[in-house]
Record summary:
Predicted 3D model of an 84-nucleotide RNA (transfer RNA) from an uncultured Oscillospiraceae bacterium.
This record gives sequence, structure tokens and C1' cells, in this order.
RNA sequence: GCCGAUGUGAUGGAAUUGGUAGACGUGACGGACUCAAAAUCCGUUGGUGGCGACAUCGUGUGGGUUCGAGUCCCACCAUCGGCA
Repeated sequence: GCCGAUGUGAUGGAAUUGGUAGACGUGACGGACUCAAAAUCCGUUGGUGGCGACAUCGUGUGGGUUCGAGUCCCACCAUCGGCA
């Protein structure tokens, strides 16, 4: 230099061939149980605004297509693999 794969919460990893983003688990926080802890069980767990119902933004970055994009298209970035 060329070709290919991958990129989603703190983390592993889903999202049924474009139609509710984050299921399920780990971790964290709060609670129950306990003399206390471990284990177990219950709840919560992206950002911003709002008293609240909700609204809006968010899938590596920036654009595009579409009524609608994690998913399709283009460029770039990062990691991994192959070729030279």
C1' cells in the first nucleotide's frame, strides 16, 4: 500500500433480513434476610430538560437514502486478520 472482519450502557452480549434500542447476564447502588457478614431474594441502573405526565438526544465519527436506520449507501477513525 491492497483486501476482509468487527465497533451498541461501567462490562460480556442480544435486537427475528428497515418498524418500541439495550433482552439476558456481570458489575454498581438501594432494600429484605442476619448479631454481623457471605449466599439468596426484590427494586433501580445512558445524557439533558420538566414538580410530574412526558419531551428530546443517544449504537466509533461525519454525511446521505427513507415516513422510519444499530441494520442500507459514502468518507474517515480504531482494533484484529490476510496479502504484498
The coordinates come from a structure-prediction model, not an experiment, and the mean pLDDT is 80. Its Rfam family is "tRNA". By type it is a transfer RNA. Rfam links the family to the GO term triplet codon-amino acid adaptor activity.